[in-house]
């Protein structure tokens, strides 16, 4: 220098193929239960999806330009 893949809540991830309400587990908070704690149960908060631009009625999803990371080639 070239190619491929990855980036979604504090952490791990689904959803991208086929555009249409952003979900799950752990963790956090509150409550119930308990003599108390843990466990269990119920509820709540937390992300507009790596950044920007474009297409579209509508973009995490499609296109383009970048960033970071991983792997490969030279």
């Nucleotide at each position: 220098g070239c190619c491929a893949c990855u980036u979604u809540u504090g952490c791990a991830u689904a959803g991208c193929u086929c555009g249409g309400u952003a979900g799950u587990g752990c963790g956090g908070c509150u409550g119930a239960c308990u003599u108390g704690u843990a466990a269990u149960c119920a509820g709540c908060a937390g992300g507009u999806c790596c950044g920007g631009a474009g297409u579209u009625c509508a973009a995490a999803u499609c296109u383009c330009c970048g960033a970071a990371g991983u792997g490969g080639c030279u």
The RNA shown here (transfer RNA) has 74 nucleotides and comes from a Candidatus Methanomethylophilaceae archaeon. The organism belongs to Methanomethylophilaceae, within Archaea. It matches the Rfam family "tRNA". It is annotated as a transfer RNA. It was read from a public genome assembly.